[in-house]
């Protein structure tokens, strides 16, 4: 005293799918009929890009099979289905750490 990988932070980009139905609650209005909600619970339909589960090649041990085994694939448990928010991943900048000279 680096570059890449890794970790954290700032700024930017960043998809999909019912502004669905019922009950309850709250608020507004009222003679009556009603209207509204980042609300709760439940039903049906749907989505995959927080998280989580599943596995292929090759590999290990052995010859029968077994062990471990990734993803944006797959499941949809969780989460989500106007906007907002969230968001895997990503561009750039800063910092840390590591490796190495």
């Nucleotide at each position: 005293g680096a570059a890449a990988u890794c970790c954290g932070g700032g700024c930017g980009g960043g998809a999909g799918a019912g502004a669905u139905c019922g009950u309850g609650g709250g608020c507004c209005a009222c003679a009556g009929c009603g209207g509204c909600c980042g609300c709760a619970c439940g039903g049906c339909a749907c989505c995959g890009a927080a998280g989580g589960g599943g596995c292929a090649a090759g590999u290990c041990c052995c010859u029968c099979g077994c062990u471990a085994g990734a993803a944006a694939c797959u499941c949809u448990c969780a989460g989500g289905u106007a906007c907002c928010a969230g968001g895997a991943c990503u561009g750039u900048c800063c910092g840390g750490g590591a490796u190495u000279g």